[in-house]
Context: one part of a larger RNA
RNA sequence: GCCAGCGAGUUGCUCUCUGCAGCAAGGUUAAGCCGAGGGAGGCGAAGCCGUAGGGAAACCGAGUCCUAACAGGGCGCUUAGUUGCAGGGAGCAGACCCGAAACCAGGUGAUCUAUCCAUGGGCAGGGUGAAAGGCGGAUAAAACCGCGUGGAGGCCCGAACCCACUCAGGUUGAAAACUGGGGGGAUGACCUGUGGAUAGGAGUGAAAAGCUAACCGAACCUGGAGAUAGCUGGUUCUCCCCGAAACGUAUUUAGGUACGGCCUCGCAGAAAUCAGGGGCGGAGGUAGAGCACUGGAUGGGCUAGGGCGCCUACCAGCGUACCAAACUCAACCAAACUCCGAAUUCCGCCUGCUGUUACUGCGGGAGACAGUCCGCGAGCGAUAAGGUCCGCGGGCGAGAGGGAAAGACCCCAGACCGCCGGCUAAGGUCCCAAAGAGCACGCUAAGUGGAGAAGGAUGUGAAACCGCAUAGACAACCAGGAGGUUGGCUUAGAAGCAGCCAUCCUCUAAGGAAAGCGUAACAGCUCACUGGUCGAAAGUGGUUUUGCGCCGAAAAUCCAACGGGGCUUAAGCGUGUCGCCGAAGCCGCGGAUUCUCGCAACCCAUGAGGUUGCGAGGAUGGUAGGGGAGCAUUGGAGUUGCCUGCGAAGGCAGACCGCGAGGACUGCUGGAGGUUCUCCAAGAGAUUCUGCUGGC
Numbered sequence: 001g002c003c004a005g006c007g008a009g010u011u012g013c014u015c016u017c018u019g020c021a022g023c024a025a026g027g028u029u030a031a032g033c034c035g036a037g038g039g040a041g042g043c044g045a046a047g048c049c050g051u052a053g054g055g056a057a058a059c060c061g062a063g064u065c066c067u068a069a070c071a072g073g074g075c076g077c078u079u080a081g082u083u084g085c086a087g088g089g090a091g092c093a094g095a096c097c098c099g100a101a102a103c104c105a106g107g108u109g110a111u112c113u114a115u116c117c118a119u120g121g122g123c124a125g126g127g128u129g130a131a132a133g134g135c136g137g138a139u140a141a142a143a144c145c146g147c148g149u150g151g152a153g154g155c156c157c158g159a160a161c162c163c164a165c166u167c168a169g170g171u172u173g174a175a176a177a178c179u180g181g182g183g184g185g186a187u188g189a190c191c192u193g194u195g196g197a198u199a200g201g202a203g204u205g206a207a208a209a210g211c212u213a214a215c216c217g218a219a220c221c222u223g224g225a226g227a228u229a230g231c232u233g234g235u236u237c238u239c240c241c242c243g244a245a246a247c248g249u250a251u252u253u254a255g256g257u258a259c260g261g262c263c264u265c266g267c268a269g270a271a272a273u274c275a276g277g278g279g280c281g282g283a284g285g286u287a288g289a290g291c292a293c294u295g296g297a298u299g300g301g302c303u304a305g306g307g308c309g310c311c312u313a314c315c316a317g318c319g320u321a322c323c324a325a326a327c328u329c330a331a332c333c334a335a336a337c338u339c340c341g342a343a344u345u346c347c348g349c350c351u352g353c354u355g356u357u358a359c360u361g362c363g364g365g366a367g368a369c370a371g372u373c374c375g376c377g378a379g380c381g382a383u384a385a386g387g388u389c390c391g392c393g394g395g396c397g398a399g400a401g402g403g404a405a406a407g408a409c410c411c412c413a414g415a416c417c418g419c420c421g422g423c424u425a426a427g428g429u430c431c432c433a434a435a436g437a438g439c440a441c442g443c444u445a446a447g448u449g450g451a452g453a454a455g456g457a458u459g460u461g462a463a464a465c466c467g468c469a470u471a472g473a474c475a476a477c478c479a480g481g482a483g484g485u486u487g488g489c490u491u492a493g494a495a496g497c498a499g500c501c502a503u504c505c506u507c508u509a510a511g512g513a514a515a516g517c518g519u520a521a522c523a524g525c526u527c528a529c530u531g532g533u534c535g536a537a538a539g540u541g542g543u544u545u546u547g548c549g550c551c552g553a554a555a556a557u558c559c560a561a562c563g564g565g566g567c568u569u570a571a572g573c574g575u576g577u578c579g580c581c582g583a584a585g586c587c588g589c590g591g592a593u594u595c596u597c598g599c600a601a602c603c604c605a606u607g608a609g610g611u612u613g614c615g616a617g618g619a620u621g622g623u624a625g626g627g628g629a630g631c632a633u634u635g636g637a638g639u640u641g642c643c644u645g646c647g648a649a650g651g652c653a654g655a656c657c658g659c660g661a662g663g664a665c666u667g668c669u670g671g672a673g674g675u676u677c678u679c680c681a682a683g684a685g686a687u688u689c690u691g692c693u694g695g696c
Base pairs, nucleotide, nucleotide: 001696002695003694004693005692006691011093012092013091014090015089016088017087018086019085020084021083022082023081026049027048028047032043033042034041053060054059063075064074065073066072096234097233099231103224104223105222106221107220108219114198115197116196117195118194119193120192121191122190123188125157126156127155128153132149134147135146136145137144161185162184163183165182166181167180168179169178200216202212203211204210237630238629239628240627241626242625247260248259249258250257251256262367263365264364265363266362267361268360269359273358274355275354276353277351278350279349280348281347282346283345288340289338290337294334295333296332298330299329300328301327303324305323306322307320308319309318310317371396372395373394374393375392376391377390379388380387401412402411403410416591417590418589419588421587422586423585427581428580429579430565431564432563436578438577439576440575441574442573443572449567455551456550459548460547461546462545463544464543465542466541467540468539476533477532478531479530480529482506483505484504487501488500489499512527515526516525517524592620593619594618595617596616597615598614599613600612601611602610603609604607631685633682634681635680636679637678638677641675642674643673650669651668652667653666654665656663657662
């Protein structure tokens, strides 16, 4: 891992609600006792609940309490309970099952290891050569020097022995710590045998929280013990009906819980109750707008005050392209401004319309209180986020189907079941791939389509307007482009062309006190402007609006920004038009369940009764969860029954029945038990718990 078996809401007591049953103003016994027996049955009234309440109480009583009250109000009265059984739920118990890390108690451990005690054992070989004393020298004597003797040392080198620094291997190992090579100590705080001592908040520790029998920041075993676990996981058959929430408030609360809201089931009520639509009447201060208030803010006018200047002995006065209140004109801004003011919304009344109880009350049972995306309206943020926080709506959640290549949350559309029938939605219609290489008229040349901004551009289509133009425009070519004058200033120079100022006049068809290049400055070359040439069907400049395109455009493994192929008067884009395809939507046919209505039959303790059948119409997505109806397993009662060697259970196979859980029947196998039906009682249903046990 696979298979098989086992594996989780139980039981007791109490309370509460529902159903059923008994009795009923009553209901019921408990212990105990009797009882061929501890059984059936009987006895047993103590007790409990109910029959009266109100008040703190005295107390009063269908009333009572508050009170001065015969005012008002609160709680009551105008009757139904009680016992049992079954089921839903709660409480107390382990209380659906498994799961801690831990805590405490009593014990077991020092054969591992730490330290200590007692008693033994071990350390090849080689080297160095301390003290001391000896002899000699030396000295007054010593010190001191030399020689040899000597053999000290947590001395040196290095086996045994001990250690474990390093590298490699090993890492499902040969080994739950090893092997090989190298390394350290090796007479010492050395190593080691045997015996012994100290232990669990305790020991021992040259101290690492190390070690205390292969995991020690508190050993191991057993017990308290089914500790506790607001946490994780798991929780077993079927069908039918309804169907949530991820919010408010509170919380040592935030992943828990309580109450309310939202779901379900029952009972009751019914007034036209509720929702939608329509009508009528109201509420309001948002969007927008506005500036009348409160503030902000720009320019002008006017003009206090101030500044500055002039003047002035003082007082005054004058000026001001300084600052600036008030006033005024014009144009603005505002969530916490409003002279105004919608849409939507909300409330009330009416309704002969739609739904047809959708409404409300009381009671039983919940779940949920981590939400998420999209559109719209705001806040926060950066007019960021698949961001965050509110409001309104939709979806997902709990929703399948079709589309978007693929896809919770987008578009279409809400799946009772079946059909090799039809119509459509979104979206599509060249091939992959169902349906148009449809039709008409335009646009695009960029593979734009098939990402992307500011910004940029004689891309190209459409529209409008303004110039010039047969008195000849635009472009090209030929020619002119002058004089005062080198304008004045500045400057070394400044002559159209460094810079400053001015920018005139004349001659003209025209020619700037010069648009550019150029010179040291001149010169020189162009330009503006003018004439001419040309002109076959004469056009040529500019501005604005608009359609489609271009550049801007860099990313991580070739293509990788149409799903692919491929597409260019399209298979792209725009407008129009006619078909078709396309879903679990809609229709058709058949079937199921349920509700309502209608009809018929049957039954009875006769009523708005029950059962069955037929017809019509409606409904039938669904997680948590509520409700309803069933199937199967084991045992029991009816049952001394029924089936069974003329073959039980179990096994194998099969085209049968049932919506399903499941149930028959037949054959083979098997070889001795099984069990219809109606009830009762449960150790009552397993692909999931890194479940448990076994087999492979």
Molecule: large-subunit ribosomal RNA, domain II
Organism: Myxococcota bacterium